Predicted 3D model of a 681-nucleotide part of an RNA (large-subunit ribosomal RNA, domain II) from Microcoleus sp. PCC 8701. Its mean pLDDT, the model's own confidence on a scale to 100, is 83. Its Rfam family is "Bacterial large subunit ribosomal RNA". The source organism's lineage runs through Bacteria, Cyanobacteriota, Cyanophyceae, Oscillatoriales and Microcoleus. The full RNA is in RNAcentral, with records from ENA and SILVA.
Context: one part of a larger RNA
RNA sequence: GCCGGCGAGUUACAAGGCGUGGCAGGUGAAAGCACAAAGUAAGCUUCAGCCAAAGCGAAAGCGAGUCCUAAUAGGGCGAUCGUCACGCUUUGUAGACCCGAACCCGGGUGAUCUAACCAUGUCCAGGAUGAAGCUUGGGUAAAACCAAGUGGAGGUCCGAACCGACCGAUGUUGAAAAAUCGGCGGAUGAGGUGUGGUUAGGGGUGAAAUGCCAAUCGAACCCGGAGCUAGCUGGUUCUCCCCGAAAUGUGUUGAGGCGCAGCGGUUGUGACUAUAGCCGGGGGGUAAAGCACUGUUUCGGUGCGGGCUGCCUCAGCGGUACCAAAUCGAGACAAACUCUGAAUACCCGGUGUACACACAGCCAGUGAGACGGUGGGGGAUAAGCUUCAUCGUCAAGAGGGAAACAGCCCAGACCACCAGCUAAGGUCCCCAAAUGGUCGCUCAGUGAUUAAGGAGGUGGGAGUGCACAGACAACCAGGAGGUUUGCCUAGAAGCAGCAAUCCUUGAAAGAGUGCGUAAUAGCUCACUGGUCAAGCGCUCCUGCGCCGAAAAUGAACGGGGCUAAGCGACCUGCCGAAGCUGUGGAUUUAGCUAAUUGCUAACUGGUAGGGGAGCGUUCUAGUUCGGAUUGAAGCACUAGCGGCAAGCAGGUGUGGACUAACUAGAAGUGAGAAUGUCGGC
Numbered sequence: 001g002c003c004g005g006c007g008a009g010u011u012a013c014a015a016g017g018c019g020u021g022g023c024a025g026g027u028g029a030a031a032g033c034a035c036a037a038a039g040u041a042a043g044c045u046u047c048a049g050c051c052a053a054a055g056c057g058a059a060a061g062c063g064a065g066u067c068c069u070a071a072u073a074g075g076g077c078g079a080u081c082g083u084c085a086c087g088c089u090u091u092g093u094a095g096a097c098c099c100g101a102a103c104c105c106g107g108g109u110g111a112u113c114u115a116a117c118c119a120u121g122u123c124c125a126g127g128a129u130g131a132a133g134c135u136u137g138g139g140u141a142a143a144a145c146c147a148a149g150u151g152g153a154g155g156u157c158c159g160a161a162c163c164g165a166c167c168g169a170u171g172u173u174g175a176a177a178a179a180u181c182g183g184c185g186g187a188u189g190a191g192g193u194g195u196g197g198u199u200a201g202g203g204g205u206g207a208a209a210u211g212c213c214a215a216u217c218g219a220a221c222c223c224g225g226a227g228c229u230a231g232c233u234g235g236u237u238c239u240c241c242c243c244g245a246a247a248u249g250u251g252u253u254g255a256g257g258c259g260c261a262g263c264g265g266u267u268g269u270g271a272c273u274a275u276a277g278c279c280g281g282g283g284g285g286u287a288a289a290g291c292a293c294u295g296u297u298u299c300g301g302u303g304c305g306g307g308c309u310g311c312c313u314c315a316g317c318g319g320u321a322c323c324a325a326a327u328c329g330a331g332a333c334a335a336a337c338u339c340u341g342a343a344u345a346c347c348c349g350g351u352g353u354a355c356a357c358a359c360a361g362c363c364a365g366u367g368a369g370a371c372g373g374u375g376g377g378g379g380a381u382a383a384g385c386u387u388c389a390u391c392g393u394c395a396a397g398a399g400g401g402a403a404a405c406a407g408c409c410c411a412g413a414c415c416a417c418c419a420g421c422u423a424a425g426g427u428c429c430c431c432a433a434a435u436g437g438u439c440g441c442u443c444a445g446u447g448a449u450u451a452a453g454g455a456g457g458u459g460g461g462a463g464u465g466c467a468c469a470g471a472c473a474a475c476c477a478g479g480a481g482g483u484u485u486g487c488c489u490a491g492a493a494g495c496a497g498c499a500a501u502c503c504u505u506g507a508a509a510g511a512g513u514g515c516g517u518a519a520u521a522g523c524u525c526a527c528u529g530g531u532c533a534a535g536c537g538c539u540c541c542u543g544c545g546c547c548g549a550a551a552a553u554g555a556a557c558g559g560g561g562c563u564a565a566g567c568g569a570c571c572u573g574c575c576g577a578a579g580c581u582g583u584g585g586a587u588u589u590a591g592c593u594a595a596u597u598g599c600u601a602a603c604u605g606g607u608a609g610g611g612g613a614g615c616g617u618u619c620u621a622g623u624u625c626g627g628a629u630u631g632a633a634g635c636a637c638u639a640g641c642g643g644c645a646a647g648c649a650g651g652u653g654u655g656g657a658c659u660a661a662c663u664a665g666a667a668g669u670g671a672g673a674a675u676g677u678c679g680g681c
Base pairs, nucleotide, nucleotide: 001681002680003679004678005677006676011094012093013092014091015090016089017088018087019086020085021084022083023082025051026050027049031045032044033043055062056061065077066076067075068074097235098234100232104225105224106223107222108221109220115199116198117197118196119195120194121193122192123191124189126158127157128156129154133150134149135148136147137146138145162186163185164184166183167182168181169180170179201217203213204212205211238614239613240612241611242610243609248261249260250259251258252257262366263365264363265362266361267360268359269358270357277351278350279349280348281347282346288340289338290337294334295333296332298330299329300328301327302326305323306322307320308319309318310317311316369394370393371392372391373390374389375388376387377386378385399410400409401408414585415584416583417582419581420580421579425575426574427573428560429559430558434572436571437570438569439568440567441566447562453547454546457544458543459542460541461540462539463538464537465536466535474531475530476529477528478527480504481503482502485499486498487497510525514523515522586604588602589601590600591599592598615670617667618666619665620664621663622662623661624660626659627658634654635653636652637651638650
């Protein structure tokens, strides 16, 4: 891991509700009576008791009323629909659906491991160093002192046994629940070790690590309280039918739990009652807008007051291109501004109408929601973010589309069909359906990734200027004189700078557009003539494109591939779903009907959850004058038959002794899951 067996809402008492039955007051234990061989079943009697038959008040008490009260006012609670048995369901008390703690407490067992201590034994190869003391010699007045020898101290040194455990490797379902190998530390000491003994669980022991106390230690182990408790996790076993939620409000030592309400189911009761839509009538201060208020705010006018400044100086009078109150004009902003003010929504009345609605009893579940659209708050006008409001979907919803994709788009699956029509979305191939039609756009594979910004890409529109009296571009020619204008300057001559910017000749020509020079010179432009011959400039709006455009294996239009099979507009077909239709069948509900007979109509997705109807297992009673060695149960196989299903029959083989159906009853009553449990492989 698989297979097989076992494995979880039980029982007692009390109570609420529902159903069925008895009685109308109900019931009635014990006991007694009758029947009976006994037992069982049934019958009779009925005391006590229980429930009901009256309530209200704290009570005295009063009473269809009573209490509050001065009240005959007003208000609260009342003015009977029972009882017994059985069944189902729910609640309470019990272990109370099952399994599961870590803990706490009581009584005991442990120091053969280990910690410390006590008593008594025992062990430490070999080598090195050479303290004190002593002896001899030297030395001294005597000492001190010096040297040599002797001597053999030490938590001394090196290093086996022994004890330890610093590093690495191996081992890691090991040879081993801590080892092996190679190195390593101590090795006469606070040393190692044998034997016997002592200390015990909030206690011991501890050169102290919460270490150790028998592979167990922030409180050992064993048994008991004990089925502790578990607002927590997991599991909870047959079928079909009907309805069908919630993830909100509020309170909570409350936040993953509960109570009440909301939303579901079921039973009953109730008014032409509720509700969509429509008609009529309402209040509002949102969106928008506005600036009349409250604030904010830009420019201009007038300008209180102030700054600077002049005169005068004790007062005071002026100037001002500065700041600026207030006011006027123009232009703006606001969740906590409003002179205004919608759409919706909401309320009332009328009309209207499927099983809708309201109320009551009983039974729940839910109280972690998710994404999307819209309106807001928080955040960064971030988040698959967070928090409200409102709608939708998912949750609890399958089917088609979006390549794939709970929450997006379409659409709500009773069953069958090798029938039809459509929705979203599609119609070249993968892949069902026009390589359809008309008119445009795009050349970027844009389509099939984004912005600021950039650009004689290209289509459309609007405006404006010039132009056959010749525009635009190109080419030919002119582009002059006063004058080197004045000033400034070393110089300043169109062209450093300042000022001025005139006159003349002319077709035209600036006191000069740029380059250039030290300054001149030189080139060029404006401007003019000619050649040529028809359109040429500028601005704005707009469609589709271009650049901007960098990520880690190669490659994210779904792919092939496409110049349409891309984009825009219009048109006609077709494909396309469990939608709709057709044909047949079934359930439920309602109506009609004498009638589960039939017709008609509607309905039949579904988690939590509620309700209804059934199948099967074991046992008991009764019935079938049931079945069975002429072969029961069980097991295996089996296009047969019936049922929507759980399932029920038949046949064949095996098997070798019990067993079926029906009507009732009682339960150790249904297995795939619980790191379930036992067995097998």